[in-house]
Context: one part of a larger RNA
Molecule: small-subunit ribosomal RNA, 5' domain
Organism: uncultured bacterium
C1' cells in the first nucleotide's frame, strides 16, 4: 500500500460500485418456463372470448453454486474430412403422389380418505401408419434399403430428400501451472495384437482368443490440498500472495444409480429406483427436493427488500398483434469501499467572562466568541420539468419518476468526530496515585515532585470518518 471484512466509537449529502467468505445445514410462503386457434376435436358463451386434451417448437438457454475433481478439468498450440454430429438460421437443386387404422379430451359406469385410476362407447390432425416413386445409402456389381403435410380469401407459410454454409459441439496430441519421498516400487483389461460389440465418431470403450507386456527418481503408485485462466493485490523490477464482483472453460443440483423423450440432457423448477430427512392421511396408501429472486431458522465475527416494471437490452413462442420472462432494467437497506460537496465567509481587542498554568509580573485558550457585514453550496417548501422511444411515415407506449435538471422564496440557517502527545514518531504542562491502580506494537514505564497509568488544560494528525483486530505484500 491493499480488502467481498468485523470491532469500538462517531456521523450531515450526492453519485459509481459492492453485499451469506461460515452449515453443498434444513426450509413455511409467493413467483421464477412457456408460447401457438394461421395443426386439430370438444365443452361453455348472445357474441367478442375462454378452457380442457391431442399435436408442435421452447423447457440442454438463461439464473445460481464450486461440492467434487491433481484430471486432456484448464490454459495455450495443433490434429483427425481415410474416426465424427447439428433442430432453429442462410444458399442451391429436386419434390409434395395413392390409400389405412386408432386415440385422448367429452360422455356413461366405476374404484380410491386423497394422489390417482379402471371399463365401455364415439371423433380429428402438421398425432401414428401402408404403398409408391426420388438426385440418396450399402453392394460380392447381380441387387437391397430407404420421404413428405398441410393451412388458407389473396397472399403466403409449410413438409421431405440432397448438397454446401454459418456457428456450435463430441474426440485426440505437445507443452505449462500444488505440497509431501516419514509414499518406491505401482498394474491383470493391465500393456500390445487379431475378430467383433457399440457409438455420430477413434479408441480395452466392451467382449472373446493369442502373446506378455506397460508405468517408475525427468518421482510411478499412494496420501493431503484445491475448481482452472483472463485477471487482482504489492513490488522499481525480478517475484511473491490471492481466484470477491465482470468475462471464458469445466463441474454439480438433498445423496447414490439408471435409462427415456429428443438434432442436443443420462436433464436444478422431467422420469424411475434406492437412501436420508420432511410433511398428509379415513392407516389401505400418497406428497416434497430455493446450489433460481425475496423471505426464514440455524451455525457465525460477519453479509439487504416477502419491492417496482417488462418501458429498454436481450430470450421462447407466435405470420402478426401479443403472452411468458425474479434474464434484464430500476427503486429500498448498509459510511462495506472509491469519488466529490457541505458543516460558512469577510471585518472584528495590546485581547470580554469562564477555564488551565504561573517566577503571581503575567501567559495560553484566542480573531476564537460576542457584535457587525454577506452568501445560500447542501437544506426545505412551490413552480417547471427532461433524454434513455427505437419500430417505413403518421398516432400511440417510462417501472425508475411527487427523477435528473432548471427557477424562485426562506434563513447561517439543518449538518464534527476519532486516535495520539517517553524515543522510534509529529506533539506538554498541572494535579491524583505511589510496583497499587493501570499502560504496552517494541525498548519499556508506575516502589511520592510520573512529559509513559487517571483526570483536565494545551497541542500534534487525520476528517464523515477514526482508530483497532484478522489476512497479504
Nucleotide at each position: 500500500g491493499a480488502u467481498g471484512a468485523a470491532u469500538g466509537c462517531u456521523g450531515g449529502c450526492u453519485g459509481u460500485g459492492u453485499g451469506g467468505a461460515u452449515a453443498a445445514g434444513g426450509c413455511a410462503u409467493g413467483c421464477a418456463a412457456g408460447u401457438c386457434g394461421a395443426a386439430u376435436g370438444a365443452g361453455u358463451u348472445u357474441a367478442u372470448a375462454c378452457u380442457c386434451a391431442u399435436g408442435g417448437c421452447g423447457a440442454a438457454c438463461g439464473a445460481g453454486g464450486u461440492a467434487g475433481u491433481a484430471a486432456c478439468a484448464c490454459g495455450u498450440a495443433g490434429g483427425a474430412c481415410u474416426a465424427c454430429g447439428u433442430a432453429c438460421c442462410c444458399c442451391a437443386a429436386a419434390g409434395u403422389c395413392a390409400g389405412g387404422g386408432a386415440u385422448a379430451a367429452c360422455c356413461u359406469g366405476u374404484c380410491g380418505a386423497a394422489a390417482g385410476g379402471c371399463a365401455g362407447a364415439a371423433u380429428a390432425a402438421u398425432a401414428c401408419u401402408u404403398g409408391a416413386u426420388a438426385u440418396c445409402u450399402c453392394u460380392u456389381c447381380g441387387g437391397a434399403g430407404g420421404a413428405a403435410a398441410g393451412u388458407u380469401u389473396u397472399a403466403a407459410c409449410g413438409c421431405u430428400u440432397u448438397g454446401g454454409g454459418a456457428a456450435c459441439g463430441g474426440c485426440c496430441u505437445g507443452c505449462g501451472g500444488a505440497g509431501u519421498a516419514u509414499c518406491a516400487g505401482c498394474u491383470a483389461g493391465u500393456u500390445g495384437g487379431u475378430a467383433g460389440u457399440g457409438u455420430a465418431a477413434u479408441g480395452g470403450a466392451c467382449u472373446a482368443c493369442c502373446a506378455a507386456g506397460g508405468c517408475u527418481a525427468c518421482g510411478a503408485c499412494g496420501c493431503u490440498u484445491a475448481g482452472g485462466g483472463g485477471a487482482g493485490g504489492u513490488g522499481a523490477g525480478a517475484g511473491c500472495c490471492u481466484g470477491a464482483c465482470c468475462c471464458c472453460c469445466a463441474c454439480c443440483g438433498a445423496u447414490g444409480g439408471a435409462a427415456c423423450u429428443g438434432a442436443g440432457a443420462c436433464a436444478c423448477g422431467g422420469u424411475c429406483c434406492a437412501u436420508a430427512c420432511u410433511c398428509c392421511u379415513a392407516c389401505g396408501g400418497g406428497a416434497g427436493g430455493c446450489c433460481g429472486c425475496a423471505g426464514u431458522c440455524g451455525a457465525g465475527a460477519a453479509u439487504c427488500u416477502u419491492c417496482c416494471a417488462c418501458a429498454a437490452u436481450g430470450g421462447a413462442c407466435g405470420a402478426a398483434a401479443g403472452u411468458c420472462u425474479g434474464a434484464u432494467g430500476g427503486a429500498g437497506c448498509g459510511a462495506c469501499a472509491c469519488a466529490g460537496c457541505g458543516u460558512g465567509a469577510c471585518c472584528g481587542a495590546u485581547g470580554a467572562a469562564g477555564u488551565c498554568c504561573u517566577a503571581c509580573a503575567g501567559g495560553a485558550u484566542g480573531u476564537a466568541a460576542a457584535g457587525g457585514u454577506c452568501u445560500u453550496u447542501u437544506a426545505u417548501a412551490a413552480g417547471u420539468g427532461a433524454a434513455g422511444a427505437a419500430g417505413u411515415u403518421u398516432a400511440u407506449u417510462g417501472a425508475c419518476a411527487u427523477u435528473a435538471g432548471c427557477u424562485u422564496a426562506u434563513g447561517a440557517a439543518u449538518a464534527a468526530g476519532g486516535g495520539g502527545c517517553u524515543g522510534c514518531u509529529a506533539a506538554u504542562c498541572a494535579c491524583g496515585u505511589g510496583c497499587c491502580a493501570g499502560c504496552a506494537g517494541c525498548a519499556g514505564c508506575g516502589g511520592u515532585a510520573a512529559u509513559a497509568c487517571g483526570u483536565g488544560a494545551g497541542c500534534c494528525c487525520c476528517g464523515a470518518g477514526c482508530a483497532u483486530u484478522a489476512u497479504c505484500c